[in-house]
Record summary: Model confidence (mean pLDDT): 83 of 100. The part of an RNA shown here (small-subunit ribosomal RNA, central domain) has 351 nucleotides and comes from an uncultured organism. Its Rfam family is "Bacterial small subunit ribosomal RNA". Its family is annotated with structural constituent of ribosome and ribosome in the Gene Ontology.
Context: one part of a larger RNA
RNA sequence: CUGGGUGUAAAGGGAGCGUAGACGGUUUAGCAAGUCUGAAGUGAAAGCCCGGGGCUCAACCCCGGUACUGCUUUGGAAACUGUUAGACUUGAGUGCAGGAGAGGUAAGUGGAAUUCCUAGUGUAGCGGUGAAAUGCGUAGAUAUUAGGAGGAACCCCAGUGGCGAAGGCGGCUUACUGGACUGUAACUGACGUUGAGGCUCGAAAGCGUGGGGAGCAAACAGGAUUAGAUACCCUGGUAAUCCACGCCGUAAACCAAGAAUACAAGGUGUCGGGGGGGCAAAACCCUUCCGGGCCGCCCCAAACCCAAAAAAGUAUUCCACCUGGGGAGUUCGUUCGCAAGAAUGGAACUC
Numbered sequence: 001c002u003g004g005g006u007g008u009a010a011a012g013g014g015a016g017c018g019u020a021g022a023c024g025g026u027u028u029a030g031c032a033a034g035u036c037u038g039a040a041g042u043g044a045a046a047g048c049c050c051g052g053g054g055c056u057c058a059a060c061c062c063c064g065g066u067a068c069u070g071c072u073u074u075g076g077a078a079a080c081u082g083u084u085a086g087a088c089u090u091g092a093g094u095g096c097a098g099g100a101g102a103g104g105u106a107a108g109u110g111g112a113a114u115u116c117c118u119a120g121u122g123u124a125g126c127g128g129u130g131a132a133a134u135g136c137g138u139a140g141a142u143a144u145u146a147g148g149a150g151g152a153a154c155c156c157c158a159g160u161g162g163c164g165a166a167g168g169c170g171g172c173u174u175a176c177u178g179g180a181c182u183g184u185a186a187c188u189g190a191c192g193u194u195g196a197g198g199c200u201c202g203a204a205a206g207c208g209u210g211g212g213g214a215g216c217a218a219a220c221a222g223g224a225u226u227a228g229a230u231a232c233c234c235u236g237g238u239a240a241u242c243c244a245c246g247c248c249g250u251a252a253a254c255c256a257a258g259a260a261u262a263c264a265a266g267g268u269g270u271c272g273g274g275g276g277g278g279c280a281a282a283a284c285c286c287u288u289c290c291g292g293g294c295c296g297c298c299c300c301a302a303a304c305c306c307a308a309a310a311a312a313g314u315a316u317u318c319c320a321c322c323u324g325g326g327g328a329g330u331u332c333g334u335u336c337g338c339a340a341g342a343a344u345g346g347a348a349c350u351c
Base pairs, nucleotide, nucleotide: 003323004322005321006320007304008303012319014201015200016199017198021194022193023192025088026087027086028085029084030083031082033081034080035077036076037075038074039073040072041071042070049065050064051063052062053061054060091191092188093187094186095184096183097182098181103177104176105175106174107173108172109171110154115149116148117147118146119145120144121143125136126135162169163168206247207246208245209244210243211242215241220236221235222234223233258318259317260316261315262314263313266295267294268293272290273289274288275287276286277285278284324351325350326349333344334343335342336341
């Protein structure tokens, strides 16, 4: 390489958009590049293979045949692929009518709580722990009442509930805005799928500049514990956490499960969003599409298990990745980054 694989053994890119490429619905006619077929030329000889023969045999040598799977030219075929022209509506998209949603961005706004400040009441403790101590307090703390300041997060509702491509999104209101779903079948007429490179988004931490800083809290300080205690526990406490703009580009970025399409028993409850029917109507019942759960047969799997609308089943298309452990996600080189570092990514050696 081939083959075989990628939930847990090595292995799915963090996610999307999309270029080249690869693959691609139904139908008619033409062409003949691929494809199939006839003929001609060529495919040197030797060698290989088959059948004979000559050296006493063999090696070796000689004769004949096949083969040389190929290339070129030319005559045909038209099912499939391709291509040209035309048509179609099921795939895909648009329109129209609806309801749902923590989808996104920006602005405004509300209450509870913590902390601090001011004032009142009030007096000796408070706090903390396994027990204590550090700490706070007669300069009046803790507690309680009233007023004020400021920052951050949104109790209940809340749900194997919802939305989003992923990361993620939760008080309320407004503005702008993306997507999905249901119904209809008016329009376009294959416009599709995937996607190397590329571009964009991407938790937390970290970085730069300027703000902000209530609570919490790496580092740090002190008190304990202990043989020690650079910890676990306690009292404090800075960066950070918050905002704006700009970087970083990584996570057990996980469902450890790439994307798309079709097909293959059911049951169940709850339902989350729609539609249709029964019913005078609500409730309820039946049915249907989409989403999210549980149980489960066939099948698959080394097993564990997975599972029809959610596969790890049966098939097809495209991309990514793996090929014994360590060395090592390291060295060197290159690209990116302010840095931290990220991406790409070996070998010697060793078992």